[in-house]
Context: one part of a larger RNA
RNA sequence: UUGGGCGUAAAGAGUGAGCAGGCGGUAUCAUAAGUUCAAAGUUAAAGCGUGGGGCUCAACCCCAUAAAGCUUUGAAAACUGUGAAACUAGAGUACGAGAGAGGUAAGCGGAAUUCCAUGUGUAGCGGUAAAAUGCGUAGAUAUAUGGAGGAACACCAGCGGCGAAGGCGGCUUACUGGCUCGUUACUGACGCUCAGUCACGAAAGCGUGGGGAGCAAAUAGGAUUAGAUACCCUAGUAGUCCACGCCGUAAACUAUGAGAACUAAUUGUUGCCGUGAGGCAGUGAUGAAGCUAACGCAUUAAGUUCUCCGCCUGGGGAGUACGCUCGCAAGAGUGAAACUU
Numbered sequence: 001u002u003g004g005g006c007g008u009a010a011a012g013a014g015u016g017a018g019c020a021g022g023c024g025g026u027a028u029c030a031u032a033a034g035u036u037c038a039a040a041g042u043u044a045a046a047g048c049g050u051g052g053g054g055c056u057c058a059a060c061c062c063c064a065u066a067a068a069g070c071u072u073u074g075a076a077a078a079c080u081g082u083g084a085a086a087c088u089a090g091a092g093u094a095c096g097a098g099a100g101a102g103g104u105a106a107g108c109g110g111a112a113u114u115c116c117a118u119g120u121g122u123a124g125c126g127g128u129a130a131a132a133u134g135c136g137u138a139g140a141u142a143u144a145u146g147g148a149g150g151a152a153c154a155c156c157a158g159c160g161g162c163g164a165a166g167g168c169g170g171c172u173u174a175c176u177g178g179c180u181c182g183u184u185a186c187u188g189a190c191g192c193u194c195a196g197u198c199a200c201g202a203a204a205g206c207g208u209g210g211g212g213a214g215c216a217a218a219u220a221g222g223a224u225u226a227g228a229u230a231c232c233c234u235a236g237u238a239g240u241c242c243a244c245g246c247c248g249u250a251a252a253c254u255a256u257g258a259g260a261a262c263u264a265a266u267u268g269u270u271g272c273c274g275u276g277a278g279g280c281a282g283u284g285a286u287g288a289a290g291c292u293a294a295c296g297c298a299u300u301a302a303g304u305u306c307u308c309c310g311c312c313u314g315g316g317g318a319g320u321a322c323g324c325u326c327g328c329a330a331g332a333g334u335g336a337a338a339c340u341u
Base pairs, nucleotide, nucleotide: 003313004312005311006310007295008294012309014200015199016198017197021193022192023191025087026086028084029083030082031081033080034079035076036075037074038073039072040071041070042069049065050064051063052062053061054060090190091187092186093185094183095182096181097180098179102176103175104174105173106172107171108170109153114148115147116146117145118144119143120142124135125134161168162167205246206245207244208243209242210241214240215239219235220234221233222232257308258307259306260305261304262303265286266285267284268283269282270281271280272279273278290297291296314341315340316339323334324333325332326331
């Protein structure tokens, strides 16, 4: 490579948009590029393949011949392609409803922590398994009133909802993306996937400027301990927050790529429709056939098939080295070999 695979053994890119490419619904006519059939030419000899023969066999040798390829000509028209003109089951548009922590910006609110001021009040508070460091007679803790400031939004809250993923949760307003259901009016295959590319992308981290209540890497002290660069305690700086710009990684997980079709049921729940039986779209549980090494999966498939992309090929060396690209840096992406087993 072929093949076989990718939930947990190696393997689904973090997610999307999408050019090229690949693939593509129903039916008609034309064409004849692919395709199929026939003929001719060519394919040196040897060799290979098939059949037969000769050395006692075999190797070896001899004879005959096929297949495939290419070129030309002719024929066929089912399938693929191409052209024309159609269709409506895919896809989309319109109309009418609807649900939602989807996004961005601005404003507002209450609870709590901390701090400040003042009043009351007096000797403790705090913390732990127990303590100590720490705070407190310069009046703490507690309690009451007022104020400041930052961050997060109890209950509602739900294997509930929304979003492509990351993710999204107080309230109001403005702007804005997507989705579902119903009617079946319109367009008429406009579709699916997607190398490269572009965009988004938790936390931490970085740059500049703000902000800083609580929490808290680092750090300091107190304990514990043989030691304790930890676990526990008291403090506490980056950071956490905001704006703008980078970074581009995660057990970015459903460890399960996207789309389409088909294949028992039962039950919970969300949205829409229906008087109802029920239907459509999501989201859970249990399970049939089937699948699986097993665990388990099972109409939200890991079943049965198709299309397209990504990826894997023993362990270690190693996600390392080198080179290149990106980045302010941290580093990221790409990604070996010797050697060893």
This is a predicted structure of a 341-nucleotide part of an RNA (small-subunit ribosomal RNA, central domain) from an uncultured bacterium.
Rfam family: Bacterial small subunit ribosomal RNA.
Its mean pLDDT, the model's own confidence on a scale to 100, is 87.